[in-house]
Molecule: Bacterial RNase P class A
Organism: Dokdonella sp.
RNA sequence: GAAGCCGGCCAAGCAGCCGCGGCGCGCAUCGCGCGUCGAGGAAAGUCCGGGCUCCACAGGGCACGGUGCCAGGUAACGCCUGGGCGGCGCGAGCCGACGGAAAGUGCAACAGAGAGCAGACAGCCGAACGGCGUCCGCGCGGCCGCGUGCCGACGGACGUGCGUGGUGAUGGUGAAACGGUGCGGUAAGAGCGCACCGCGCGCGGGGCCAACGCCGCGUGGCACGGCAAACCCCACCCGGAGCAAGACCGAAUAGGGGAACCAUGACGCGGCCCGCGUCGUUCCCGGGUUGGUCGCUCGAACCGCGCGGCGACGCGCGGUCCAGAGGAAUGGCUGCUCACGACAGAACCCGGCUUAUCGGCCGGCUUCCUCU
Numbered sequence: 001g002a003a004g005c006c007g008g009c010c011a012a013g014c015a016g017c018c019g020c021g022g023c024g025c026g027c028a029u030c031g032c033g034c035g036u037c038g039a040g041g042a043a044a045g046u047c048c049g050g051g052c053u054c055c056a057c058a059g060g061g062c063a064c065g066g067u068g069c070c071a072g073g074u075a076a077c078g079c080c081u082g083g084g085c086g087g088c089g090c091g092a093g094c095c096g097a098c099g100g101a102a103a104g105u106g107c108a109a110c111a112g113a114g115a116g117c118a119g120a121c122a123g124c125c126g127a128a129c130g131g132c133g134u135c136c137g138c139g140c141g142g143c144c145g146c147g148u149g150c151c152g153a154c155g156g157a158c159g160u161g162c163g164u165g166g167u168g169a170u171g172g173u174g175a176a177a178c179g180g181u182g183c184g185g186u187a188a189g190a191g192c193g194c195a196c197c198g199c200g201c202g203c204g205g206g207g208c209c210a211a212c213g214c215c216g217c218g219u220g221g222c223a224c225g226g227c228a229a230a231c232c233c234c235a236c237c238c239g240g241a242g243c244a245a246g247a248c249c250g251a252a253u254a255g256g257g258g259a260a261c262c263a264u265g266a267c268g269c270g271g272c273c274c275g276c277g278u279c280g281u282u283c284c285c286g287g288g289u290u291g292g293u294c295g296c297u298c299g300a301a302c303c304g305c306g307c308g309g310c311g312a313c314g315c316g317c318g319g320u321c322c323a324g325a326g327g328a329a330u331g332g333c334u335g336c337u338c339a340c341g342a343c344a345g346a347a348c349c350c351g352g353c354u355u356a357u358c359g360g361c362c363g364g365c366u367u368c369c370u371c372u
Base pairs, nucleotide, nucleotide: 001368002367003366004365005364006363007362008361009360010359012337013336014335015334016333017332018331020038021037022036023035024034025033026032027031040343044354045353047352048351049350050349051348052242053241054240055239059274060273061272062271065237066236067235068234069083070082071081072080073079084098085096086095087094088093099233100232104231105230106227107226121171122170123167124166125165128164129163130162131160132159133158134157135156136155137154140152141151142150143149179197180196181195182194183193184192199220200219201218202217203216204215205214206212246294247293248292249291256285257284258283259282260281261280265279266278267277268276269275301320302319303318304317305316306315307314308313
C1' cells in the first nucleotide's frame, strides 16, 4: 500500500417562518398562551419465545406438535455464549436437520452375477465323485483270418474344466461390492494361519465428573454397508384463543320465532379418556346498538461506573423518563453545511431470528506485495 474477516456506533445536520399530536401549567372558556416530549435498525415478515386478558377454580394421561452433540446464559426459546465433532476457506473466520441403522418396516434409476448378513458372469481349480481320450497290464473273458491281432471288463498312470462340485484372490460393472499390505498355506483360493495397520470390547491417563478423541495395556471375531431433511424408536418440551383479547358506562330494539335433550341428563374444559365444575342447557333464523371511557405505556426499560466471569451475562451503586394516534400525529417554504441521504413510518408491550438496505466513523485480527 492492497485485499479480506469480526465487533461497535451514526442514519442527514443547523437556523428561520407557518402548521400537527401527547403531557404539564396559566388564562378562562369551549379557545388561546408558555414549557416540554414526539417513528426504526430493521418499526418489515408474523417465523419462534414470553408478559398480559378471557375460557376457568384448573389436575392427570394419551394423541397432535416442537427440539435433537456437551456445558452454560436467559422469564423463556427453535435464541445467545463457550467447547467437541464434521464440512468450507492459505488464513483471520464461516456453516451444520449434530441422539439411534444390532427394535421393526421401507427405499436406492441404470449398469452389474450380486446392493445386506447378498452373489457366481468371465476366469481359476483334476483335492472329492463321475464322464471322455491315450497308454500300460497280456493277468481275466470272448472272437478269429492264429498276427507283437481285434473286442470287452477290471486295475493303474497321464491328459482333458465335459458334468456334479470348489472358489471369491484376479478381471469386469458401479457413487458404493461384506477390511488393507506382506508372508505362509491350499487342488485352486480365502483371516485359513501369522506380523503390522484397521475395527469391536474392557481398563488406565487427559478433558470440571461432559461431548470427545489422543496415548498406553489387555483381549477378540479375524464377519457385521448407505439413507431416518424416509416411516419409525429414544430423550426432553408442549392447554386453547388472542388487544378486532377483554372490562365498564350509556343508548336502542321484536324480553321475537323454531328445534333438541331434560339429573340414569345436558353443557363447559377447541382431538380423546379419566377427573372436576355449573345447573337447566345447547343449536338455528330474525331484530337492535355499531356511541363513549379504560385497556394504552414505568418497562424481564435505558445510560454511566465498579466488581465477578474466557464469554453470553450477573450483582452493586448512581442517574434518566424516551410516541401513545384512533380512517390514524412529524408537513410545507427558505438559507447554509455536507457522508448528496438507500431500505423505509409505531398501533398492547418485550427477548430473538430472518429478509431489505445509500453512505460514513471507530477498534481488533488475517493474507499478499514493496521498501528499510